[in-house]
Context: one part of a larger RNA
RNA sequence: CGUAGGAAAUUUGAGAGGAGCUGUCCUUAGUACGAGAGGACCGGGAUGGACAUACCGCUGGUGUACCAGUUGCGCCGCCAGGCGCAUCGCUGGGUAGCUAUGUAUGGAUGAGAUAAACGCUGAAAGCAUCUAAGUGUGAAACUCACCUCAAGAUGAGAUUUCCCAUUCCUAUAUGGAAGUAAGACCCCUGAGAGAUGAUCAGGUAGAUAGGUUGGCAGUGGAAGUGCAGCGAUGCAUGGAGCGGACCAAUACUAAUCGGUCGAGG
Numbered sequence: 001c002g003u004a005g006g007a008a009a010u011u012u013g014a015g016a017g018g019a020g021c022u023g024u025c026c027u028u029a030g031u032a033c034g035a036g037a038g039g040a041c042c043g044g045g046a047u048g049g050a051c052a053u054a055c056c057g058c059u060g061g062u063g064u065a066c067c068a069g070u071u072g073c074g075c076c077g078c079c080a081g082g083c084g085c086a087u088c089g090c091u092g093g094g095u096a097g098c099u100a101u102g103u104a105u106g107g108a109u110g111a112g113a114u115a116a117a118c119g120c121u122g123a124a125a126g127c128a129u130c131u132a133a134g135u136g137u138g139a140a141a142c143u144c145a146c147c148u149c150a151a152g153a154u155g156a157g158a159u160u161u162c163c164c165a166u167u168c169c170u171a172u173a174u175g176g177a178a179g180u181a182a183g184a185c186c187c188c189u190g191a192g193a194g195a196u197g198a199u200c201a202g203g204u205a206g207a208u209a210g211g212u213u214g215g216c217a218g219u220g221g222a223a224g225u226g227c228a229g230c231g232a233u234g235c236a237u238g239g240a241g242c243g244g245a246c247c248a249a250u251a252c253u254a255a256u257c258g259g260u261c262g263a264g265g
Base pairs, nucleotide, nucleotide: 001152005163006162007161008160009159010158011157015149016148017147018146021049022048023047024046025045026044027043033038051106052105053104054103055102059100060099061098062097066093067092068091069090070089071086072085073084074083075082076081110144111143112142117137118136119135120134164265166178167177168176169175183261184260185259186258187203188202189201190200191199208254209253210252211250212249213248214247215246218242219241224237225236226235227234228233
């Protein structure tokens, strides 16, 4: 821009893409078959491999704004307690998120029309013949069925709901302009989103983010004080203190005030 008014939502599916794999074991059955050796079809069940998709409850990884320990140097006047730098200084753990080696799921089943092949009926050609007329069975291939996208499918579809018939100018036509309606955007707070746009959640009639309060995970016993010990240190107060992203509550802070677009069929 189009989809012959303007919007919001829900959809149909022309079409396109994805997937499509396979082993072993048990049973049928040591049966059919075979002199024996050997050894099935058909059917039923179990369990794997590779591949794919999703997820983080479990097992782990990472986790440079979480916790603790610790070395050297410097600083806060000293002690104590801290901070800075040294690969995040090093070391031991670890929430959210992201993840695989973790977990779950998938290939199925069915239908249609067929290929090779096997048939029925059957002439040409008194016989024979699956074929010439006619009519069946039949494959991981084909079309559906399963998953995803999808009306720019210009062949532009469907349904539901909302807004209405204003004013002005040309003067006649699907004309032009203006302020509006429903609605949308700018702007702002953000994340289940993200390079930017976009998407999604919100904007005081508000829990969108921050803060605060409470809680969980985590770390692992804070500081101060007291006691014991010459001391290093230990014990008690006390599952202590701290606690990024997690879960809630709470308008304390910031989403203020505003502006723009948008029908007359």
Molecule: large-subunit ribosomal RNA, domain VI
Organism: Lentilactobacillus kisonensis DSM 19906 = JCM 15041